Predicted 3D model of an 81-nucleotide RNA (c-di-GMP-I riboswitch aptamer) from a Planctomycetota bacterium. It matches the Rfam family "c-di-GMP-I riboswitch aptamer". From the family's description: GEMM was predicted in a large-scale screen for bacterial structured RNA regulatory elements. It was read from a public genome assembly, where an Rfam model found it.
RNA sequence: CCUCGUUAAGGGCAAACCCGUCGAGAGGCGGGGACGCAAAGCCAUGGACCCUGUCCCCAGCAGGGCCGCCAGGUUACCGAA
Numbered sequence: 001c002c003u004c005g006u007u008a009a010g011g012g013c014a015a016a017c018c019c020g021u022c023g024a025g026a027g028g029c030g031g032g033g034a035c036g037c038a039a040a041g042c043c044a045u046g047g048a049c050c051c052u053g054u055c056c057c058c059a060g061c062a063g064g065g066c067c068g069c070c071a072g073g074u075u076a077c078c079g080a081a
Stems, first nucleotide, its partner, number of pairs: 004079002012037002017032006035068001041074003045071003049065006
């Protein structure tokens, strides 16, 4: 340095739910709280899913959401093998 992910060490993040707030909505933000996570750090690039509009409420198209759905890109602690 690359791969790998666990014996440890230092730790980190924070599901559901509740409160407040923003949004038409999906959902976001802050606080509490921990289901879990070796990238549960970041990126909306592909697919999936969700919302809104159009429409014959069928398909398609346009805009939006979601990275803790799966891939992909990128960065990173430790170092048993």